Small-subunit ribosomal RNA, 5' domain from an uncultured marine bacterium, 521 nucleotides, folded computationally.

[in-house]
Context: one part of a larger RNA
RNA sequence: UGAACGCUGGCGGUAGGCUUAACACAUGCAAGUCGUGCGAGAAAGUAUCUUCGGAUAUGAGUAGAGCGGCGAACGGGUGAGUAACGCGUAGGAAUGUACCUAGUAGAAGGGGAUAGCCCGAGGAAACUCGGAUUAAUACCGUAUACCUCCUUCGGGAGAAAGAAGGCCUCUCUUUGAAGCUUUCGCUACUAGAUCAGCCUGCGUAAGAUUAGCUUGUUGGUGAGGUAAAGGCUCACCAAGGCGACGAUCUUUAGCUGGUCUGAGAGGAUGAUCAGCCACACUGGAACUGAGACACGGUCCAGACUCCUACGGGAGGCAGCAGUGGGGAAUAUUGGACAAUGGGCGCAAGCCUGAUCCAGCCAUGCCGCGUGUGUGAAGAAGGCCUUCGGGUUGUAAAGCACUUUCAGUAGGGAGAAAGGGGGGAGAGUUAAUAGCUCUUCUCAUUGAUGUUACCUACAGAAGCAGCACCGGCUAACUCCGUGCCAGCAGCCGCGGUAAUACGGAGGGUGCAAGCGUUAAUC
Numbered sequence: 001u002g003a004a005c006g007c008u009g010g011c012g013g014u015a016g017g018c019u020u021a022a023c024a025c026a027u028g029c030a031a032g033u034c035g036u037g038c039g040a041g042a043a044a045g046u047a048u049c050u051u052c053g054g055a056u057a058u059g060a061g062u063a064g065a066g067c068g069g070c071g072a073a074c075g076g077g078u079g080a081g082u083a084a085c086g087c088g089u090a091g092g093a094a095u096g097u098a099c100c101u102a103g104u105a106g107a108a109g110g111g112g113a114u115a116g117c118c119c120g121a122g123g124a125a126a127c128u129c130g131g132a133u134u135a136a137u138a139c140c141g142u143a144u145a146c147c148u149c150c151u152u153c154g155g156g157a158g159a160a161a162g163a164a165g166g167c168c169u170c171u172c173u174u175u176g177a178a179g180c181u182u183u184c185g186c187u188a189c190u191a192g193a194u195c196a197g198c199c200u201g202c203g204u205a206a207g208a209u210u211a212g213c214u215u216g217u218u219g220g221u222g223a224g225g226u227a228a229a230g231g232c233u234c235a236c237c238a239a240g241g242c243g244a245c246g247a248u249c250u251u252u253a254g255c256u257g258g259u260c261u262g263a264g265a266g267g268a269u270g271a272u273c274a275g276c277c278a279c280a281c282u283g284g285a286a287c288u289g290a291g292a293c294a295c296g297g298u299c300c301a302g303a304c305u306c307c308u309a310c311g312g313g314a315g316g317c318a319g320c321a322g323u324g325g326g327g328a329a330u331a332u333u334g335g336a337c338a339a340u341g342g343g344c345g346c347a348a349g350c351c352u353g354a355u356c357c358a359g360c361c362a363u364g365c366c367g368c369g370u371g372u373g374u375g376a377a378g379a380a381g382g383c384c385u386u387c388g389g390g391u392u393g394u395a396a397a398g399c400a401c402u403u404u405c406a407g408u409a410g411g412g413a414g415a416a417a418g419g420g421g422g423g424a425g426a427g428u429u430a431a432u433a434g435c436u437c438u439u440c441u442c443a444u445u446g447a448u449g450u451u452a453c454c455u456a457c458a459g460a461a462g463c464a465g466c467a468c469c470g471g472c473u474a475a476c477u478c479c480g481u482g483c484c485a486g487c488a489g490c491c492g493c494g495g496u497a498a499u500a501c502g503g504a505g506g507g508u509g510c511a512a513g514c515g516u517u518a519a520u521c
Base pairs, nucleotide, nucleotide: 001518003517004516005515006514007513010368011367012366013365014364015363016361017360018326023324024323025322027321028320029319032070033069034068037067038066045058046057047056048055049054077279078278079277086204087203088202089201090200091199092198095196096195100192101191102190103189104188105187106186108142110140111139118131119130120129121128122127147158148157149156150155162184163183164182165181166180167179169177170176205251206250207249212242213241214240217239218238219237220236221235222234223233224232254276255275256274257273258269259268260267261266281302282301283300284299285298304315305314306313307312332358334357335356336355340354341352342351343350344349371401372400373399374398381392382391383390384389405462407457408456409455410454411453415448420442421441422440423439424438425437426436427435428434465510466509467508468507469506470491471490472489476505477504478503479502480501486493487492
C1' cells in the first nucleotide's frame, strides 16, 4: 500500500473494498412526470330492483391505455481506445444556448387531418394492415410586424395557444355565452447569466537496432457546407509543407488537482474524492432535438445468446444488487425518499440502486478494554543446577477495591427546513375575490433506530496472540538429532557436547494484531 497468504482475534469510530476477463450474463429494480394541454374511459366488490336474462346507483371521471408538452444529452458506470489542442496552463475570435433574469412589442381570424375508441383482416409470435368517426397548448394556411433576416436599396420574407381561479352583465334559476381581471403559459426581438462548440503559444512516456515522411498533402482563387473560422468538402492554379531542436514508424499509456516518499531537489504513482476527455456487445450511419451522432433511442452489417408453428422475431449490467468464469484477491439479489440534489407538475405530490443509511470484511487509520491496590510461607508445579541452590516470581493463591467496554432494563437529543389547516397584515387589482409574500397559531412529516448520549443493576466476572532470541539486531540454557532431518534476507549453521535444525523452560519485540510475500520512495 485499493494488497494477498499463514497463525490468532474483544469493542467502537472513521475511511476503503474486481488492481485480473472493456469476459459472458438468469432475475428484480436503476426515467419519468403533467387531468391547470386534449378527446375518451373500464372491472372486481357493495347496495337496491328483478320477468333471474339483467338493470340502476356506487366504485369513478378512479384504474389502464392513447394524442400532446417537458425530461430522457443530467445524474450513475468504465478506462478499451487515445502520445492528441486529449489534458494542464495562458490567451483569442468567426459562434450557438432549452429552462432562468431584465426589457420592448404582440397574441387577430380560419382550416384540414390523426391516434385512441368502434368494425374488420393477416400473423405462432413480435406486430402489421384496411374502413368509419373524434379532440387539442398536435398540424397548416391567411392577416398583422415594434422587430429580425435577405436585398439589385426599389423592395421581399417571417409569428403566436391557450388553460385555471375570480368578478360582473344577459338568459326565469342552474348550466352556458360575451366582457373584465389575476396567475401560469404562447410569439418575435434585444441584453444578461449559464453551458457548450472552435482557434493559438507553452508544457505533457520510451525507442535511431525507426531517417526520411506527405498528394487534400502545403498554399491561393472561387464555390459549397456549418451555429461558427478553416482543405471541413469540391473545381481550378501553384509546388509546396514537416524533419537530428528527432519528422515518420514502433511500443506503452486516459490527462490533471493530487497521492506516497524525500531535509530539499527529485523519484514513483494517478485507487477513493474533484475537474476534463473517451467509450457503452463489435464496426458504421444518420434521425429527433436548444443540446446526441444518444449506456437502459432508431437503422444497417457482424459475432454471440434465446424464442419459433421454420415463414420470422427478441436481446445487450463498463447503472445497483446478484450469477458463472478468470484470479493470490475484493461485499447484500438489504431499507428509505426522512435529509441533500435532480426530472415533471400551479400545487399537493409522483419518480429517483443519484443520495442518505444499514449488512459483510481487522483492508487501513484512530481510540478503548482484557482489571486496580496489596500480597514472601519467596507455596505447589515446571525448568536449570556446581545438589548448596537458582529461576518462573508479586507472578499465582489470599485480602481489599473498581465496573470502562460487552450484557440487561429505563430515559432520550440532533439531523425538521418545510408542506397542510386556521387567523392577521402587506402587495397586485375596480375589488373585501383570486393569487403572491410576511407573521401568529394548531395538528403533523425520521429510512437510519433497540440512534448518539444519560441513568440503574450484577459480577473480576465474558476478552491475547504472533514473530524472534549466532552476527547484522533487542533477547540463553537444557534435551533430541548427528552434513541426516532441517534452517537461511546476507554472512552462513548441521559430520556426537549445535545459544543457528526440532522441542521445552526462560527471555526480547510488537500487540487485536503479529509475521511472510509482492511493489514503490
It matches the Rfam family "Bacterial small subunit ribosomal RNA".